[in-house]
A computed fold for a 151-nucleotide RNA from an Actinomycetota bacterium, annotated as c-di-AMP riboswitch aptamer (ydaO/yuaA leader).
Parts: sequence; C1' cells; structure tokens
RNA sequence: CUGCACACACCGCCUAGUUCCCGGUUGGCAUUCAGUCGCCGGGGAGCGGGGGACCCAGUAGUUGGGGCGAAUCGCCGGUCUUUUCCGGUGUAGCGCAGCUCUUUCAGCGCGAGCCCGUCAGCUAACCCCGUCGGCAGACGAAAGAGAGGAA
Repeated sequence: CUGCACACACCGCCUAGUUCCCGGUUGGCAUUCAGUCGCCGGGGAGCGGGGGACCCAGUAGUUGGGGCGAAUCGCCGGUCUUUUCCGGUGUAGCGCAGCUCUUUCAGCGCGAGCCCGUCAGCUAACCCCGUCGGCAGACGAAAGAGAGGAA
C1' cells in the first nucleotide's frame, strides 16, 4: 500500500415504517413508595396504501385480471424438447448528512421481491389495512430560494 473476514460508540443511510397514552407481565435491572427496559394487548396523532358514486373514461373479457414497490423494457450466452433456471451487458426509473428544498455537473450504488385469487378504471361521502425489515455507510462541486442564528 492492497485484498478478505470479524467487531463496532456517536453521527447517519434505504424504507410509509415515526411519536404519545393506557393495561397486563409466573422476563431482566432495581428494592420505602415506586421506577425502568423487554415482551404481549389496546387506543390516538403523524405518515403510507387499498376499496368505493354521479360525471368522465372504456368495449375489453384463460393469451385471465389486478395490487405494493424505483425495480420497467431489451440484447447475448449457457441450461433445457419447450417452458424454466443461471450468468453477462444495457435501459425506463430510483438512492447517496453536515439546516431544508429545487436545478446542473462529477463520482459511487440499486434497477429486487412479494401479494390478491376470477375480482377491483377514475371516484365525494364512506369503509378497510400497514407503521416492518435491512445497512459498517457519510464527511464532491456550482447556482438559486427559504429557515435559523449573530451583529
């Protein structure tokens, strides 16, 4: 100096996935009362998603159809009877702290997966659902607008 593996506080990143309250607990800490962490159940706020009229749109319907999500669409190779599966290379699109947002340039990444079950266009009222999981990563530049602070 380079590569790999493990561990890792603060601060962070992807995602809607944050926060408050109540109850229970034959779990831990603690031991005047109590409190606190974890777990389970429940109720709000915030955020996110689906269903659902008139009007409008639409004329399809086993070649089923549809939803969440950035994750869509090609080409090449291998496998395979085909399908399938695997790999490579592009691509619509998406992400990347020094207060926030927008735009531009540069760089580095992602470009998956899952669900409904014959059924759903939009859609006011109304109804229903979710609030997980993952990461050892960020400390490039320019312009503009705003917030905040100081004098």